[in-house]
Context: one part of a larger RNA
RNA sequence: CGCAAGAAACUUGAGAGGCUUCCUCCCUAGUACGAGAGGAUUGGGAGGGACGCACCGCUGGUGUUCCAGUUGUCACGCUAGUGGCAUCGCUGGGUAGCUACGUGCGGAAUGGAUAAACGCUGAAGGCAUAUAAGCGUGAAACUUCCCUCAAGAUAAGGUUUCUUUUCUAUGAUGAAGUCUGCCGAUCGAACAUCGGUUACAUAGGUCAGGUGUGUAAGGCCGGCAACGGUCUCAGCUAACUGAUCCUAACAGACGAUCG
Numbered sequence: 001c002g003c004a005a006g007a008a009a010c011u012u013g014a015g016a017g018g019c020u021u022c023c024u025c026c027c028u029a030g031u032a033c034g035a036g037a038g039g040a041u042u043g044g045g046a047g048g049g050a051c052g053c054a055c056c057g058c059u060g061g062u063g064u065u066c067c068a069g070u071u072g073u074c075a076c077g078c079u080a081g082u083g084g085c086a087u088c089g090c091u092g093g094g095u096a097g098c099u100a101c102g103u104g105c106g107g108a109a110u111g112g113a114u115a116a117a118c119g120c121u122g123a124a125g126g127c128a129u130a131u132a133a134g135c136g137u138g139a140a141a142c143u144u145c146c147c148u149c150a151a152g153a154u155a156a157g158g159u160u161u162c163u164u165u166u167c168u169a170u171g172a173u174g175a176a177g178u179c180u181g182c183c184g185a186u187c188g189a190a191c192a193u194c195g196g197u198u199a200c201a202u203a204g205g206u207c208a209g210g211u212g213u214g215u216a217a218g219g220c221c222g223g224c225a226a227c228g229g230u231c232u233c234a235g236c237u238a239a240c241u242g243a244u245c246c247u248a249a250c251a252g253a254c255g256a257u258c259g
């Protein structure tokens, strides 16, 4: 820009892509077969490998924004307590998120037409013959079924809902609605997507909780001291959950017709 008013939501599916896998064990059955050794077709069931998709409740990893311990050195005048640097100084843990080594699920079943192959009826050719007319069975391949995208499918589809106003009219006003901007994340390189924008819980802060760490500082008691005990499952606590307008979401633009 188009899809002949302007929008919002939900869809149909022409078409395109993906998937399609392999193994072991058990029963049928030590049966058929075979002198024996051995040992099925078929049908049913169970488990697994690789691969794929999704997720983080479990098990783990990471987690340089959380907690603790600790070495050297420097600083805060000193003690105590903290902070800086040393790979995050090192070490032990760890929330959210992201993850696999973790968890869940998938390949299937179905229909159609067939290949090789196997048949029915059946002449030419009184027989025979699956074929010449006719009718069947039959495979991971084809096409459905399953999953994803999909109406620029210009043959541009369908359904529902909303708006279709006014004026002094080459313009203005501005509906439903949308966009820019702004606050953000279940999104993200940019763009896009999604949520919110005071008629407001969108983000930050605050409060409460959760989670993690593991019993803070300071006081008191014991000990010559190192240190231990007690107030104290304390103190601190990121990305998590809820509540609360304290802070920031200011402001602006577009937007409806020809015959």
Base pairs, nucleotide, nucleotide: 001152005163006162007161008160009159010158011157015149016148017147018146021049022048023047024046025045026044027043033038051106052105053104054103055102059100060099061098062097066093067092068091069090070089071086072085073084074083075082076081111143112142117137118136119135120134166172167171177254178253179252180251181197182196183195184194185193202248203247204246205244206243207242208241209240212236213235218231219230220229221228222227
Molecule: large-subunit ribosomal RNA, domain VI
Organism: Zavarzinella formosa DSM 19928